[in-house]
Context: one part of a larger RNA
RNA sequence: CUGGGCGUAAAGCGCGCGUAGGUGGUUUGGCAAGUUGGAUGUGAAAGCCCCGGGCUCAACCUGGGAAUUGCAUCCAAAACUGCUAAGACUAGAGCGGUAGAGGGAAGUGGGAAUUUCCGGUGUAGCGGUGAAAUGCGUAGAGAUCGGAAGGAACACCAGUGGCGAAGGCGGCACCCUGGACUAAUACUGACACUGAGGAACGAAAGCGUGGGGAGCAAACAGGAUUAGAUACCCUGGUGGUCCACGCCGUAAACGAUGUCAACUAGCCGUUGGGAGGAUUGCCUCUUGGUGGCGCAGCUAACGCGGUAAGUUGACCGCCUGGGGAGUACGGCCGCAAGGUUAAAACUC
Numbered sequence: 001c002u003g004g005g006c007g008u009a010a011a012g013c014g015c016g017c018g019u020a021g022g023u024g025g026u027u028u029g030g031c032a033a034g035u036u037g038g039a040u041g042u043g044a045a046a047g048c049c050c051c052g053g054g055c056u057c058a059a060c061c062u063g064g065g066a067a068u069u070g071c072a073u074c075c076a077a078a079a080c081u082g083c084u085a086a087g088a089c090u091a092g093a094g095c096g097g098u099a100g101a102g103g104g105a106a107g108u109g110g111g112a113a114u115u116u117c118c119g120g121u122g123u124a125g126c127g128g129u130g131a132a133a134u135g136c137g138u139a140g141a142g143a144u145c146g147g148a149a150g151g152a153a154c155a156c157c158a159g160u161g162g163c164g165a166a167g168g169c170g171g172c173a174c175c176c177u178g179g180a181c182u183a184a185u186a187c188u189g190a191c192a193c194u195g196a197g198g199a200a201c202g203a204a205a206g207c208g209u210g211g212g213g214a215g216c217a218a219a220c221a222g223g224a225u226u227a228g229a230u231a232c233c234c235u236g237g238u239g240g241u242c243c244a245c246g247c248c249g250u251a252a253a254c255g256a257u258g259u260c261a262a263c264u265a266g267c268c269g270u271u272g273g274g275a276g277g278a279u280u281g282c283c284u285c286u287u288g289g290u291g292g293c294g295c296a297g298c299u300a301a302c303g304c305g306g307u308a309a310g311u312u313g314a315c316c317g318c319c320u321g322g323g324g325a326g327u328a329c330g331g332c333c334g335c336a337a338g339g340u341u342a343a344a345a346c347u348c
Base pairs, nucleotide, nucleotide: 004319005318006317007302008301012316014201017198021194022193023192025089026088028085029084030083031082033081034080035077036076037075038074039073040072041071042070049065050064051063052062053061054060096182097181098180102177103176104175107172110154115149116148117147118146119145120144121143125136126135162169163168206247207246208245209244210243211242215241216240220236221235222234223233258315259314260313261312262311263310266293267292268291269290270289271288272287273286274285275284276283277282297304298303321348322347323346330341331340332339333338
């Protein structure tokens, strides 16, 4: 290099955008680079292989052929790929409509709840647990009523519902803004797919500076439990959780299933459109999502099954026994924590 694979055995980059590269729809003409055929030259001899000959045979020697799958030049073909010239259709972009927690910014605050503070009523307990205790309370707690402050999150609606590339997104209204779907088809006319590098986004935790701090709560303290209890349970409680700006760049970042395209029985839900028929609320068809079964087929089995793990094509990424090890060293990135790239000795 050829090969076999990647849902769960090792293996799909967390996710999209996009450079180089690879690949690329239908039709007509031309060229002839790839491709195909022929010719010439060359591809040393020996050896291997085939047919003969000579040593009594063989090894061995010897004659002829084939082979040398290659390269160069010339002639020819034009189906396929390519290049070139031109015309029509699908795919891409713009116009009408629809649904949506898609994103950003700045608000109004809406109400419920927790906590704290102030005031009223009121008296001895409250709280917590398996049971307790620490804790709070006669300096008046807990309960209840009224008022105030402040922060965070948005019950019901709510749904294997919706939107987004993924991470993710849920009170309300305004502003700015992205995408999708659908109907008709006017315009451009292959403008497409994938994508090494690259650059963008990327939960939580963590870091820097400055705010904020109700509840919750690493660390920590105390009470229990226990043989012990650096835990599980309880009472407290700081960082953090929240905001602004900047970093970090990782997750069981999961559908453990890369993206795009085509084809391949049916049945039952749900959601967004469109068309038709009925027209008190239904039926039929079609299309985009999201679910449950299931034929063929696939699979080691489990299972998957038009949202494929079926049948194919294009491109990328990744795997190659377990441990050592996602570690060491070096490089790059980072304020740090660390991330990324990534071995070997040795051992089974």
Predicted 3D model of a 348-nucleotide part of an RNA (small-subunit ribosomal RNA, central domain) from an uncultured prokaryote. Model confidence (mean pLDDT): 83 of 100. RNAcentral holds the full RNA, with entries from ENA.